[in-house]
RNA sequence: GGGGGAUUAGCUCAGUUGGUUAGAGUGUCUGCUUCACACGCAGAAGGUCGGUGGUUCGAGUCCACUAUCUCCCA
Numbered sequence: 001g002g003g004g005g006a007u008u009a010g011c012u013c014a015g016u017u018g019g020u021u022a023g024a025g026u027g028u029c030u031g032c033u034u035c036a037c038a039c040g041c042a043g044a045a046g047g048u049c050g051g052u053g054g055u056u057c058g059a060g061u062c063c064a065c066u067a068u069c070u071c072c073c074a
Stems, first nucleotide, its partner, number of pairs: 001073007010026004019057001028044005050066005
């Protein structure tokens, strides 16, 4: 220098042909339970979906540019 993949909650990841509220597990917090802790049960908080712009009535999803990580080729 060329090509591929990844980026969504603190962490690990889903998200269907673009469609009406953005989710799961785990972690955190609160309550119940216990002499107490753990386990278990119930509930809650936590996201400007890497960034900027564009297309569209509507974008996590499509397009362009860009950032970081990773793999292959040279």

Transfer RNA from a Puniceicoccales bacterium, 74 nucleotides, folded computationally. Rfam family: tRNA. By type it is a transfer RNA. Rfam links the family to the GO term triplet codon-amino acid adaptor activity. The organism belongs to Puniceicoccales, within Bacteria.